Context: one part of a larger RNA
RNA sequence: UGACGGGGGCCCGCACAAGCGGUGGAGCAUGUGGUUUAAUUCGAUGCAACGCGAAGAACCUUACCUGGUCUUGACAUACUCGGAACAUCCAGAAAUGGAUUGGUGCCUUAGGGAACCGAGAUACAGGUGCUGCAUGGCUGUCGUCAGCUCGUGUCGUGAGAUGUUGGGUUAAGUCCCGCAACGAGCGCAACCCCUAUCAUUAGUUGCCAGCACUUCGGGUGGGAACUCUAAUGAGACUGCCGGUGACAAACCGGAGAAAGGUGGGGACAACGUCAAGUCAUCAUGGCCCUUAUGACCAGGGCUACACACGUGCUACAAUGGGACAUACAAAGGGUUGCAAGACAGCAAUGUCAAGCUAAUCCCAAAAAGUGUCUCGUAGUCCGGAUUGCACUCUGCAACUCGAGUGCAUGAAGUCGGAAUCGCUAGUAAUCGCAGAUCAGAAUGCUGCGGUGAAUACGUUCCCGGGUCUUGUACA
Numbered sequence: 001u002g003a004c005g006g007g008g009g010c011c012c013g014c015a016c017a018a019g020c021g022g023u024g025g026a027g028c029a030u031g032u033g034g035u036u037u038a039a040u041u042c043g044a045u046g047c048a049a050c051g052c053g054a055a056g057a058a059c060c061u062u063a064c065c066u067g068g069u070c071u072u073g074a075c076a077u078a079c080u081c082g083g084a085a086c087a088u089c090c091a092g093a094a095a096u097g098g099a100u101u102g103g104u105g106c107c108u109u110a111g112g113g114a115a116c117c118g119a120g121a122u123a124c125a126g127g128u129g130c131u132g133c134a135u136g137g138c139u140g141u142c143g144u145c146a147g148c149u150c151g152u153g154u155c156g157u158g159a160g161a162u163g164u165u166g167g168g169u170u171a172a173g174u175c176c177c178g179c180a181a182c183g184a185g186c187g188c189a190a191c192c193c194c195u196a197u198c199a200u201u202a203g204u205u206g207c208c209a210g211c212a213c214u215u216c217g218g219g220u221g222g223g224a225a226c227u228c229u230a231a232u233g234a235g236a237c238u239g240c241c242g243g244u245g246a247c248a249a250a251c252c253g254g255a256g257a258a259a260g261g262u263g264g265g266g267a268c269a270a271c272g273u274c275a276a277g278u279c280a281u282c283a284u285g286g287c288c289c290u291u292a293u294g295a296c297c298a299g300g301g302c303u304a305c306a307c308a309c310g311u312g313c314u315a316c317a318a319u320g321g322g323a324c325a326u327a328c329a330a331a332g333g334g335u336u337g338c339a340a341g342a343c344a345g346c347a348a349u350g351u352c353a354a355g356c357u358a359a360u361c362c363c364a365a366a367a368a369g370u371g372u373c374u375c376g377u378a379g380u381c382c383g384g385a386u387u388g389c390a391c392u393c394u395g396c397a398a399c400u401c402g403a404g405u406g407c408a409u410g411a412a413g414u415c416g417g418a419a420u421c422g423c424u425a426g427u428a429a430u431c432g433c434a435g436a437u438c439a440g441a442a443u444g445c446u447g448c449g450g451u452g453a454a455u456a457c458g459u460u461c462c463c464g465g466g467u468c469u470u471g472u473a474c475a
Stems, first nucleotide, its partner, number of pairs: 001475002003472003007469007015459002019423005026314008034305002042053002064300007073124001077123002079120005086102002088099004106113002126289002129287003135283002137278003140274001142272001147186006153162003166177003192266004197234007207223002211221003237260001240254005316416001320375007332363003337356002341352004382413001387408007429451007
């Protein structure tokens, strides 16, 4: 100087407390461990691995296994020779092997050249093989915590100290005052984006107050007010008033305001810590393989199942289930696409097909909500697992191993032990909608809006962090 303490002081955080809802019990989905297996490819492992890499494993993907094959190679550059490319037939699971006929393209200085195919020869290719404890890059974490340092000066023999400590204050090393310090840098804050209010400009595909027509649909004429869209501005700064304070910084209350003291949210993450994670995104040193640890193909596996754990979904019901009627979003996506409408089907869906390269058309029904009827506390008109049969769709192909529909079946489950998690406001809870990936395949993920709470006395205690101080046989 640090680190540590079941030392002390001060301060903060959904850290506790106060509340609300869960997990832990059930069924299923999904990930992991374990076991099994020819293979169940690999990685991630306290917080910070476990709906994680994977924004989507039937083939492909695919790295694994079995079998069948290749050896200048599936891929790159260079050389020589021949041939355009390409198409057809046979064997085979395919890779591949064999055969025949057709075919003559583009540029040209008429020599040849470019792309592509076949044969040969070497240099070489190739490796998702090992090492993340050789590395770059990227990332997690402490932590959006308020810290981490430097120059000059001063003090100390020196390591170092001072500044950065102290008194206040703040979300903040934020600011003020004091002070052997005076300044400065990286962080904080602000500058950026979205959102909440208003104005200006603009008015189609969007809008419709007033006027007219109307098939009653902003449909038409028309309008530019309103909503909205999207560009530019305004607006909030403790600016004003009162009080407290040290005449400071600031804090408390008030006015005005759409918004008030960082308005709400996002992006943004200092010096460093964990030899943290990643050699399987990529790049890369070293080592290793080179008729194989490379490459191609078919089938299988990654989907196994006495069990254990994590994360979720659905429930156990009446604040509910069912039937009928009916209202209100936002944000997205669409031409290899979204598909209105009509018809067929109980339905999944199919057939025909308008419109739309989209503020125009479509996906599209928002759902919880509201109204009426029903069920009457029951393993039920709760719950939907499981299983049988019949179908639909995607796709060469749904057996291993897809999703969906109808009929039948109707399991566990009556609110969950010890323990444990999230959340302080448009939040929790609850309700749907969309998108990426994607042929098909979400209860996951990422967004979007609808309805919309309770509680916080307080900081003694648990956890984590900051700061000052103290002790130390620690570095």
Background
Small-subunit ribosomal RNA, 3' major domain from an uncultured Gammaproteobacteria bacterium, 475 nucleotides, folded computationally.